The RNA shown here (Archaeal signal recognition particle RNA) has 273 nucleotides.
[in-house]
RNA sequence: GGCAGGGCUAGGCCGGGGAGUUAGGCGUUCCCUGUGACCGCAAACCGCCUUUAUGGCGGGGCCGAAUGCCAAGGGCGGCAGCAACGGGGAUUGCGGAACCGCUGUCUUGACUGAGAAGCUCCGUCCUUCAGGACCGUUAUCGCGGUGAACCGGGUCAGGCGCGGAAGCGAGCAGCCCUAAGCCGCAAUGGCGGUGCUUGAAGGGUCGCGGAGUGGAGGAGAGUCAGCGGUAAACCGCCUUUUCCGGAACUGCCCACCAAGGCAGCGCCCUGCU
Numbered sequence: 001g002g003c004a005g006g007g008c009u010a011g012g013c014c015g016g017g018g019a020g021u022u023a024g025g026c027g028u029u030c031c032c033u034g035u036g037a038c039c040g041c042a043a044a045c046c047g048c049c050u051u052u053a054u055g056g057c058g059g060g061g062c063c064g065a066a067u068g069c070c071a072a073g074g075g076c077g078g079c080a081g082c083a084a085c086g087g088g089g090a091u092u093g094c095g096g097a098a099c100c101g102c103u104g105u106c107u108u109g110a111c112u113g114a115g116a117a118g119c120u121c122c123g124u125c126c127u128u129c130a131g132g133a134c135c136g137u138u139a140u141c142g143c144g145g146u147g148a149a150c151c152g153g154g155u156c157a158g159g160c161g162c163g164g165a166a167g168c169g170a171g172c173a174g175c176c177c178u179a180a181g182c183c184g185c186a187a188u189g190g191c192g193g194u195g196c197u198u199g200a201a202g203g204g205u206c207g208c209g210g211a212g213u214g215g216a217g218g219a220g221a222g223u224c225a226g227c228g229g230u231a232a233a234c235c236g237c238c239u240u241u242u243c244c245g246g247a248a249c250u251g252c253c254c255a256c257c258a259a260g261g262c263a264g265c266g267c268c269c270u271g272c273u
Base pairs, nucleotide, nucleotide: 001273002272003271004270005269006268007267008266011063012062013061014060015033016032017031018030019029023050024049025048026047027046038059039058040057041056067263068262069261070260073257074256077253078252079251080250081249085245086244087243088242089241090240093237094236095235096234098230099229100228101227102226103225104224106222107221108220111217118213119212120211121210122209123208124207125203126202127201128200129199130198131197132196133194134193135192136191137190138189139188140187142185143184144183145182146181152177153176154175155174160169161168162167
């Protein structure tokens, strides 16, 4: 110096990754994928950290100079993109018995000689003007009623005053009268109103009604065809756009396997050489 056995120490292993979260890293969450292979405690308004971030606190097992790192290639899985394609929404335009109008064909048809269509006139409706009717209110005048404790009038029982008496005077209640006021009726005027009404002028006239004329049709509905139109809805096609799904493909990450490479390989004892 080498080899074998034993004992140590440094050290190594007891998983890794994606999504989510975060300014970012790790953990607790979810998922994928491995090993012969750990345990307890706390942790989403959270726990420990800051690019040397790839968890914190505590405990345990195995290996042991063991081993660690890089990595071609393969590759489970994941993420993203995508005008293949599929589905939904919006949108532009065109077309369509999709809708509307007119005309015609065919069918039907309320009603119809107790009179259809058509035509003429009028009413029903609106506006203006001039009246009437009615209602309300107000003013005036008239009529009727009522209407004054005293401060209005007349008459004034009783009582009072004066007087010798005859009589005279003032005068309460009552009764009568009227003033203002109040109530009622009627008239006239002003103003306002109306499920009313007359006339004139103008407008409107789909419908309904009436009158006249007319003399046999006929509103409406369905079907097909032609022409024209179309705001929306509907159907078809097209333009643009958006959302969702999404095979293949592309890109990225990547458990795991792994050619190869790099770093490291210490100390003690015994035996053999």

The model forms 96% of the base pairs in the Rfam consensus. It matches the Rfam family "Archaeal signal recognition particle RNA". Rfam links the family to the GO terms SRP-dependent cotranslational protein targeting to membrane, signal sequence recognition and signal recognition particle, plasma membrane targeting.